Glycine riboswitch aptamer from uncultured Ilumatobacter sp., 86 nucleotides, folded computationally. The sequence is in RNAcentral, with records from MGnify. Its mean pLDDT, the model's own confidence on a scale to 100, is 76.

[in-house]
RNA sequence: CGCCCGGGAGAGUCGGCAUCACAGCCAGUGAUGUCGGCGCCGAAGGAGCAACCACCCCGGAAUCUCUCAGGCACACGGACCGGUCG
Repeated sequence: CGCCCGGGAGAGUCGGCAUCACAGCCAGUGAUGUCGGCGCCGAAGGAGCAACCACCCCGGAAUCUCUCAGGCACACGGACCGGUCG
């Protein structure tokens, strides 16, 4: 450094539309998907600062900051940590 295994945080509401279920005269309720408004989060990636490391030269650099990207039920993903193998 790579494969695999385990752990692994944060942040949401409103409205439209479609489908399904309940109900079924209407009205209504719930779920899912999608679009949009406003809000929010930092731990893919990216950018900034520079504590710190190294120092002959060339340099490296955060869990801090931003939020372009990404994300805001579960899942997936996920910095990082531990383990097996190479």